[in-house]
Context: one part of a larger RNA
RNA sequence: AGCAGACGAUGGAUGCCUAGGAUGCUAGAGCCGAAGAAGGACGUACAUGGUCGCGAUAGACGUCGGGGAGCUGCCACGAAGCUGUGAUCCGGCGGUGUCCGAAUGGGGAAACCCUCCCGAUGGAAGCAUCGGGGAGCCACGCGCAAGCGUGAGCGGGGAACGCCUCGAACUGAAACAUCUAAGUAGGGGCAGGAAAAGAAAUUACAAAGAUUCCGUAAGUAGCGGUGAGCGAAAGCGGAAAAGUCUAAACUUAUGCCGCAAGGCGUGAGGGUUGCGGGAUGUGCCAAGGGAUGAAAGAAAGAUAAUUGAACUGCCUGGAAAGGUAGGCCAAAGAGCGUGACAGCCGCGUAAGUGAAAUUUUUCUUUCCUCAAGGCCAAUUUCCCAAGUACCAUGGAGCAGAUACUCUGUGGGAAUCCGGGGUGACCACACUCCAAGACUAAAUACCCUAGCAUACCGAUAGUGAACUAGUACCGUGAGGGAAAGGCGAAAAGAACGGGCAAAACCCGAGUGAAAUAGAACCUGAAAUUGUCUGCUA
Repeated sequence: AGCAGACGAUGGAUGCCUAGGAUGCUAGAGCCGAAGAAGGACGUACAUGGUCGCGAUAGACGUCGGGGAGCUGCCACGAAGCUGUGAUCCGGCGGUGUCCGAAUGGGGAAACCCUCCCGAUGGAAGCAUCGGGGAGCCACGCGCAAGCGUGAGCGGGGAACGCCUCGAACUGAAACAUCUAAGUAGGGGCAGGAAAAGAAAUUACAAAGAUUCCGUAAGUAGCGGUGAGCGAAAGCGGAAAAGUCUAAACUUAUGCCGCAAGGCGUGAGGGUUGCGGGAUGUGCCAAGGGAUGAAAGAAAGAUAAUUGAACUGCCUGGAAAGGUAGGCCAAAGAGCGUGACAGCCGCGUAAGUGAAAUUUUUCUUUCCUCAAGGCCAAUUUCCCAAGUACCAUGGAGCAGAUACUCUGUGGGAAUCCGGGGUGACCACACUCCAAGACUAAAUACCCUAGCAUACCGAUAGUGAACUAGUACCGUGAGGGAAAGGCGAAAAGAACGGGCAAAACCCGAGUGAAAUAGAACCUGAAAUUGUCUGCUA
């Protein structure tokens, strides 16, 4: 020196564990904000660094309920107190709520500075302190106007989800330009608890009868440098179901204009359809609807709770829930905990019970609100949404050229004997009624609670099981970690010794165990030490 063995050191793999995550299902809930939000800054405890709570009434206040012996949150001790005159704690409703922030009296380098008006307190006064008010826009009212007043008006925020709008490229086509990616990503605007859509100028051959969503039709019909690729609809089966109001003709009130006829504006009545409907004129029948709000009542919930069955001996052991013997309960043998594995030890579980206050849903009643619709006959007159339909041309959207829908430019109708559509176009036939508006549910998202998992188990699972969006990095936008485990219980090692030592170690003591000693479960490998053996 090498090899081997034993015993160690280092290291933190592995095993076991879970305080945290992931995904889904079911139910419920869904906007907040000038009455100052979301989000913060700074304070606030006996002591106070962090976190959480709270706001100068600051670890809390009031009140109404629950609850019944301990309590003063946690890391985390100590001191001093509180509490059957019912604390701490849990829930409902209130009060307080500094400063910043839309931030709104003015300014500003957010959490700061300065100012005006009114009132109060103190002061002789300058002044100080406290309370209230002072931004802009919009609508309405008043006013000649400047302006003033009124308004739970607007402003800002929100993880996704929604609508409108603008809108890529990489990529694919084995290059690339039409095409694709994709109306995706991303930008802008606006809204709601959902949004949007919605009561046929539909559909397409004979029927259906608003919209939305799911399944199917179907990777079909089609489109496509007929390449890559893209890709319906009707119909059928389900979820959910709900239908309405204007404009016009005509009548009328009122204001204005006009000599008048009449015209215009505003309001009321009327009217709403496609076997065309309505107005106009004549007749007959006939009492409800509500998607709106309020009150009362009822039922069932939500936000605290509460009752809740049944086991002992012996053995092993540090410890019994294990073994053994004999019992018991069960509308409860879900689960968790307890010194090893517990139906009967604890919390619970099954099954019941419960609310002063606030609140949700459904139903009933009353008020409220809308309230005359339906039918028949007549067919003379009037009305039935205009720079619209439609045409030309340039585009866009529909799976898709033409058709259809939307649209820039230029033309530009008809009025029911009318007009749109049925995939260029024409005829016939059929079907529907544009150019006004509203509309719940089924749907999307993800917040809360409960439950579940051939989901993870600390290099996994969220970035985050721990002081985590922390430490740290960056001027900034932004980036972004590592880090879990003594023991059943701290019983966390009194006391003594070695040492320079508060390091470390040796005794002693605790404990089942200390090679469980806090650098603490297990303790692999690389690496390394000591001793022994072998080789030379």

The prediction has a mean pLDDT of 81. The part of an RNA shown here (large-subunit ribosomal RNA, domain I) has 536 nucleotides and comes from Candidatus Amesbacteria bacterium GW2011_GWA1_47_20. NCBI's taxonomy places the organism under Bacteria, Bacteria candidate phyla, Candidatus Amesiibacteriota. Rfam family: Bacterial large subunit ribosomal RNA. Its family is annotated with ribosome and structural constituent of ribosome in the Gene Ontology.